[in-house]
Annotation: The RNA shown here (SAM riboswitch aptamer (S box leader)) has 114 nucleotides and comes from an Acidobacteriota bacterium. The model forms 97% of the base pairs in the Rfam consensus. NCBI's taxonomy places the organism under Bacteria, Pseudomonadati, Acidobacteriota. Model confidence (mean pLDDT): 77 of 100.
């Protein structure tokens, strides 16, 4: 890099360094010299992998093992992500609609595949 699933109305910020732009692309609206973006440092969300633990179930005559599930507000926090605004919000399709809901594109994250 492609591709598949799941998730995207909840959560979580301080200090140093820089010094001008940033919010993925257009439009809009906002953030920002009362210092963004972005690198450190420590703290914090979170529960997608993972790990305890307790169930069911396949393989197998049976234990062991492997696999696959489930635990309603669960537990831990070890590999990731994340800490302005719903993914800031729209864009394309339906619902008669400039609001509203509901889908799909695109993003991003997270596990798997090739």
């Nucleotide at each position: 890099a492609u591709u598949u699933c799941a998730u995207g109305c909840a959560g979580a910020g301080u200090g140093g360094c820089u010094g001008a732009g940033g919010g993925a692309c257009g439009a809009g609206c906002c953030c920002u010299g009362a210092g963004a973006c972005g690198c450190c440092a420590c703290g914090g969300c979170a529960a997608c992998c993972g790990g305890a633990c307790c169930g069911g179930g396949a393989u197998c005559a049976u234990c062991u093992a492997u696999c696959c599930u489930g635990g309603c507000c669960g537990c831990c926090a070890g590999g990731u992500g994340c800490c302005a605004a719903c993914u800031c919000u729209c864009u394309c399709c339906c619902g008669g609609a400039u609001g509203c809901g509901g889908g799909g594109a695109a993003c991003a994250u997270g596990a798997g595949a090739u």